[in-house]
RNA sequence: UUUCAUCUUCAGGGCAGGGUGCAAUUCCCGACCGGCGGUAAAAGUCCGCGACCUACUUUGUUAAGUAGUUGACUCGGUGUAAUCCCGAGACCGACAGUAAAGUCUGGUAUAAAGAAGAUUGGG
Numbered sequence: 001u002u003u004c005a006u007c008u009u010c011a012g013g014g015c016a017g018g019g020u021g022c023a024a025u026u027c028c029c030g031a032c033c034g035g036c037g038g039u040a041a042a043a044g045u046c047c048g049c050g051a052c053c054u055a056c057u058u059u060g061u062u063a064a065g066u067a068g069u070u071g072a073c074u075c076g077g078u079g080u081a082a083u084c085c086c087g088a089g090a091c092c093g094a095c096a097g098u099a100a101a102g103u104c105u106g107g108u109a110u111a112a113a114g115a116a117g118a119u120u121g122g123g
Stems, first nucleotide, its partner, number of pairs: 002123003005119006017029003031103002033093002035049004044091002053068006073089005095106003
């Protein structure tokens, strides 16, 4: 220095204002938000991952594993290089509950992509 192991900590944001109504942060006008790694250059929309959901398997059944599913962008400009920057206009957002929810409440004081760090540890 690198790699492996063990351990620790951290690891998601958002309906202002108004309309209708018995009732809506759920409908309507409007407002707001953007996890993690990668990519010739900074990405909610590219590539991939996680979360959610489904099926199956195992088992020590408040668990683990495998597989599947899983949304959305164009134009112009700059540049060696940008679906990543700048300008403009668009678009997207699990499940359960409830007047129909990306934003409320709940599973979740959870889990986790991963980030940082510790070790008189192994190679």
Predicted 3D model of a 123-nucleotide RNA (FMN riboswitch aptamer (RFN element)) from Secundilactobacillus folii. It was read from a public genome assembly, where an Rfam model found it. Its mean pLDDT, the model's own confidence on a scale to 100, is 81. The source organism's lineage runs through Bacteria, Bacillati, Bacillota, Lactobacillaceae and Secundilactobacillus. Rfam family: FMN riboswitch aptamer (RFN element). From the family's description: The RFN element is a highly conserved domain that is found frequently in the 5'-untranslated regions of prokaryotic mRNAs that encode for flavin mononucleotide (FMN) biosynthesis and transport proteins.